Notes: A computed fold for a 1465-nucleotide RNA from bacterium Irt-JG1-64, annotated as small-subunit ribosomal RNA.

RNA sequence: ACGCUGGCGGCGUGCUUAACACAUGCAAGUCGAGCGAAGCAAUUUCAAGGAAGUUUUCGGACGGAAUUGAAAUUGACUGAGCGGCGGACGGGUGAGUAACGCGUGGGUAACCUGCCUCAUACAGGGGGAUAACAGUUGGAAACGACUGCUAAUACCGCAUAAGCACACAGUGCCGCAUGGCACGGUGUGAAAAACUCCGGUGGUAUGAGAUGGACCCGCGUCUGAUUAGCUAGUUGGUGAGAUAAAGGCCCACCAAGGCGACGAUCGGUAGCCGGACUGAGAGGUUGAACGGCCACAUUGGGACUGAGACACGGCCCAGACUCCUACGGGAGGCAGCAGUGGGGGAUAUUGCACAAUGGAGGAAACUCUGAUGCAGCAACGCCGCGUGAGGGAAGACGGUUUUCGGAUUGUAAACCUCUGUCCUUGGUGAAGAUAAUGACGGUAGCCAAGGAGGAAGCUCCGGCUAACUACGUGCCAGCAGCCGCGGUAAUACGUAGGGAGCAAGCGUUGUCCGGAUUUACUGGGUGUAAAGGGUGCGUAGGCGGCACUGCAAGUCAGGCGUGAAAGCCGGAGGCUUAACCUCCGAACUGCGUUUGAAACUGUGGUGCUUGAGUGAAGUAGAGGUAGGCGGAAUUCCCGGUGUAGCGGUGAAACGCGUAGAGAUCGGGAGGAACACCAGUGGCGAAGGCGGCUUACUGGGCUUUAACUGACGCUGAGGCACGAAAGCAUGGGUAGCAAACAGGAUUAGAUACCCUGGUAGUCCAUGCCGUAAACGAUGAUUACUAGGUGUGGGGGGUCUGACCCCUUCCGUGCCGGAGUUAACACAAUAAGUAAUCCACCUGGGGAGUACGGCCGCAAGGUUGAAACUCAAAGGAAUUGACGGGGGCCCGCACAAGCAGUGGAGUAUGUGGUUUAAUUCGAAGCAACGCGAAGAACCUUACCAGGUCUUGACAUCCAACUAACGAAGCAGAGAUGCAUCAGGUGCCCUUCGGGGAAAGUUGAGACAGGUGGUGCAUGGUUGUCGUCAGCUCGUGUCGUGAGAUGUUGGGUUAAGUCCCGCAACGAGCGCAACCCUUGUGAUUAGUUGCUACGCAAGAGCACUCUAAUCAGACUGCCGUUGACAAAACGGAGGAAGGUGGGGACGACGUCAAAUCAUCAUGCCCUUUAUGACCUGGGCUACACACGUACUACAAUGGCUGUUAACAAAGGGAAGCAAUACCGCGAGGUGGAGCAAAACCUAAAAAACAGUCUCAGUUCGGAUCGUAGGCUGCAACCCGCCUACGCUGAAGUUGGAAUUGCUAGUAAUCGCGGAUCAUCAUGCCGCGGUGAAUACGUUCCCGGGCCUUAUACACACCGCCCGUCACACCAUGGGAGCCGGUAAUACCCGAAGUCAGUAGCCUAACCGCAAGGGAGGCGCUGCCGAAGGUAGGAUUGGCGACUGGGGUGAAGUCGUAACAAGGUAGCC
Repeated sequence: ACGCUGGCGGCGUGCUUAACACAUGCAAGUCGAGCGAAGCAAUUUCAAGGAAGUUUUCGGACGGAAUUGAAAUUGACUGAGCGGCGGACGGGUGAGUAACGCGUGGGUAACCUGCCUCAUACAGGGGGAUAACAGUUGGAAACGACUGCUAAUACCGCAUAAGCACACAGUGCCGCAUGGCACGGUGUGAAAAACUCCGGUGGUAUGAGAUGGACCCGCGUCUGAUUAGCUAGUUGGUGAGAUAAAGGCCCACCAAGGCGACGAUCGGUAGCCGGACUGAGAGGUUGAACGGCCACAUUGGGACUGAGACACGGCCCAGACUCCUACGGGAGGCAGCAGUGGGGGAUAUUGCACAAUGGAGGAAACUCUGAUGCAGCAACGCCGCGUGAGGGAAGACGGUUUUCGGAUUGUAAACCUCUGUCCUUGGUGAAGAUAAUGACGGUAGCCAAGGAGGAAGCUCCGGCUAACUACGUGCCAGCAGCCGCGGUAAUACGUAGGGAGCAAGCGUUGUCCGGAUUUACUGGGUGUAAAGGGUGCGUAGGCGGCACUGCAAGUCAGGCGUGAAAGCCGGAGGCUUAACCUCCGAACUGCGUUUGAAACUGUGGUGCUUGAGUGAAGUAGAGGUAGGCGGAAUUCCCGGUGUAGCGGUGAAACGCGUAGAGAUCGGGAGGAACACCAGUGGCGAAGGCGGCUUACUGGGCUUUAACUGACGCUGAGGCACGAAAGCAUGGGUAGCAAACAGGAUUAGAUACCCUGGUAGUCCAUGCCGUAAACGAUGAUUACUAGGUGUGGGGGGUCUGACCCCUUCCGUGCCGGAGUUAACACAAUAAGUAAUCCACCUGGGGAGUACGGCCGCAAGGUUGAAACUCAAAGGAAUUGACGGGGGCCCGCACAAGCAGUGGAGUAUGUGGUUUAAUUCGAAGCAACGCGAAGAACCUUACCAGGUCUUGACAUCCAACUAACGAAGCAGAGAUGCAUCAGGUGCCCUUCGGGGAAAGUUGAGACAGGUGGUGCAUGGUUGUCGUCAGCUCGUGUCGUGAGAUGUUGGGUUAAGUCCCGCAACGAGCGCAACCCUUGUGAUUAGUUGCUACGCAAGAGCACUCUAAUCAGACUGCCGUUGACAAAACGGAGGAAGGUGGGGACGACGUCAAAUCAUCAUGCCCUUUAUGACCUGGGCUACACACGUACUACAAUGGCUGUUAACAAAGGGAAGCAAUACCGCGAGGUGGAGCAAAACCUAAAAAACAGUCUCAGUUCGGAUCGUAGGCUGCAACCCGCCUACGCUGAAGUUGGAAUUGCUAGUAAUCGCGGAUCAUCAUGCCGCGGUGAAUACGUUCCCGGGCCUUAUACACACCGCCCGUCACACCAUGGGAGCCGGUAAUACCCGAAGUCAGUAGCCUAACCGCAAGGGAGGCGCUGCCGAAGGUAGGAUUGGCGACUGGGGUGAAGUCGUAACAAGGUAGCC
């Protein structure tokens, strides 16, 4: 400031923007005791006048008022003028100013100061004017012009001069220098004003004080180096001038200086301070209000007056603007107080009063005062108070919620009893005032009465951060400070209820500080997070060895001055309290001055040798530069031999070769590089240096201790060196090799691979100046445990040589303390200290743009901003993954056997079709799956016909013949009609009641195979029967975590053994369970039989079924580590888990299922519910999966008879013997609820025949005739027989599946479901193989390790172009402004200077005239203005460059794993 809301009072504050423009009113006047004139009033006097009244002889008299005029006096009267003082204060604003402007401390021996105070001395005597005024006159006005008159505290001479000033020559004293002070002498010069109430007030000169000012100096005072050079009055001198005063302040002349990296100049920004906010402090930010200083007054310039101004409410000029005008000319300046317009998010009344405080004038009374005191407006801030207090449970109504029981709002309300702060009404009524005077104000306060009456909102409730539920919404609407929320169960959106916080306020936004040690002085860093310069030499600078001594700049201590007041802090006091105010104290950390100290720093001096250097004696080395020499190899050329290929690759091709290649031998040419030695070996400052040798040359190390005597360290700028690539010129060119060409690869391949090949690589000279120039680690010095290598020296012991001990310099590894975020570093520190340099401050934009410098160019160096994001990054951990590695396992491969994929059929799925073809399952782990069996039913789908408390459940009421046959219509559901038959249970007071059932009715409700398996429970699949998954305690680690669980063996196994900072334990493995294989014991009917049959008997055998035994690497040998274990053997029915089954760890897949069931929420309720009939789930160009049957001779057919199983099932059942039928089947019914009876016949087997054919194979399809089940066989069942029915198919492409032994293969049998229906599923037995060298490869898995930019975890992440939209920005032909200077032109006002023209009262002069002054003119300077060229800074700009951000766009795949060509510079 804004939004919502708003009761009272006190004290403060209130245009932050347009220093934009201003209507109107006010804000500075005053003095008559300075002056003249005028007016007014009063009084007095005089003159004129003559009223009322009195009197009258009626002629008049007296009387003297009003009125008029004159004069004088008085006046606290009036306005103009002359004159004096004041308008330089007070009040406003912050534009300018980066400066002696401000702050602080000094200086003036270089100064001024009106009014005020004190002191001393004075005030004599003259003169000439001029406004006002009058007249004339110009002008529209503003405003003048001329003539005449007049006064003064206005103006001017003269006199006087204590003192003052100046000049000249002295004396004394003093000072940091120039110099100052005092004294006296001579000469010269300058004063004054009066008024008066008689008290005084004022005047002049000089001195002093006080106050206020002026100038100078030290120190401090924002930012930019992408501003590095600036400066001609500039710096200094001499002289003159100017000023109150020093000074280039100004001028003439002379000299050539002055400032600057300790930041000049230039650009940007800004008033400064006391203070204010914040902070623990140091600091940071700020300069509203109050106070001090400065600057400004529409913009620019200028002077006048004055004590003081270059003057906010004065003057002159120029510019812009506004207004008046008779068009000729004039007027104006709110950044004073109010107020207006405008700008803006935003800031008040055209108020009252001089009562108080203060100011101006005045002798004073007094006048003036938008200063000031008050009031008004504004919740703008701070402070205080209130909106009631006590009681009150039927815990009311209502609201919200609910598991419907309740909970909550909530003592809250109602109701009862009180109180009166604020409020209303009435009364009284201040202080502020020392005699009078009160705007505020009938205010503050006090008294009385009244009445709970008039006074609560705002924000928030996911975490940070106190406070939770319901409904609505459904990535919509919206929220959001950060994280983030919202996609149908939102404590995060909106509303409601409730709650929390603060409260007349609450919230939002903005700014500043804090937190932020996140610019680090206090108090940070630089191996990998941002950050060590590529390296050296060296300038300025910074820092610097031992001893003695002087000084006292730094340093320390004391004194003094200053550090304004206010503020802050402490203590008191005053307003009822507080805010606020008053007083006292402390503080103001600073500056100056003075006295002292002398350890340290500094500085002067003297000395020293250990730092540093020199000398001497040795020594190692790819150190450097130049020259010479050498051999091996590649290539080329020549010649010989020799023939068809060579070369190259993953594989090829281009290429070379019959014109003779390649291969091989000999000879020659030329260039480049130097195998072995060779080594985390050596040398060099780094870059870098490697054949041998010569010359020249740099540095190091060791020993010695002769010499010098701190000569040292670091090092901004500077200078030099500096890989590769690149550039220039000239050479050279064997090999290699960017570009380029060709061949491959590929979707493409401007690449990787291949064949060629030019610059270049080499030399000389010059340039470039960068690298991941790295140890990502600056240089130097000192100190701080060890161990072990290696290179070069020295010393010692012992010697014959080694070995060994020790020491210095270099170069590695390991490691302790210490350090570190960790990794790691660790005497070659990243440890502990010291000095100096360089560099860093979130990511991107960007090492880019612009500018500067360098370069021939390429480019280098210095180096931003807008914009955008909430991260980017480091180290380590656990996983996951790798076209990383090691070890191991599995029918994973291999070795085999049989298949699938081809045919026909069955079945499931997709697709299509349809009124419907109900739904689900979808890689492995959907697809003969849910479905262990769709003709109706099932059934969920479709069409049509019907019902609406319903087909099904509970509750209520009424009634009852509960149950139930037959009739008619209809497809049926259903409807109509009508009753034949039939009457149960318990209690009873015999009236009835109850239970159960049915009918009717109303409403609560039922119902849903409707949705969501991504809201769920339960169940299941899968990795996987893989060997793993964890915990407790301890230990290690800052931590995530690790250890255990890793390692050596071994195993089917985290199985076991050994070792080990681990020791134990749990879930898994194994075992325990079932079955099978052997035996024993017991028991035996329906079983069995040693009885010829039966009966009977018996239980040896078979069998049955219960309990046991048995197998444990137990025994032997070998191997192994004296282990675990492995191998072989014995015995044994069985041998190393004997075979099989059940059993499935922590978890993964948002895996499957809302259609088994259960269930939240949503949806539906005459329908998405229920009933019925018919249809559909069975469709059919096609595709896939799973099976069956085959293709035939290991076979088909026929036959023979005969034998051998196991496991099941049987009452709505299995059904025998017998009879009928070719057969399916039928008749009939013994037996059996089963070790008894039935199913039941097992089949492969054996013999004969067929003889390799689309067949005597194969059986699909078709026709006819039958059988069975069932209400029903058309859509749509199964079976049988006949047949002239007889299809495809001759072993199956790419690909792919199962299986390691009683297994595969093959053969049949049974069961569940079931009225009927089996090639499927689940079981059973019969016959019964082949092969496994082995673990390279494919797939899956386990353990260890490694890399990682992945963690939704490789189906990951992620890069660049292009296309589209938006944003900011660079360039840009140019266009339009701004700013500050410069050069020149013009030149206002005005000061100064000059003056030949003109004018003039005071003084002098008798006069003429003089002196002096003014006007005019001229000159220098001079604002605005004009012209010019540059500089600098903005805006716009066709087009253009890159950048950033955007939804799921396009193209590729660059990077992260060996990222599939290691990556990067």
The prediction has a mean pLDDT of 82.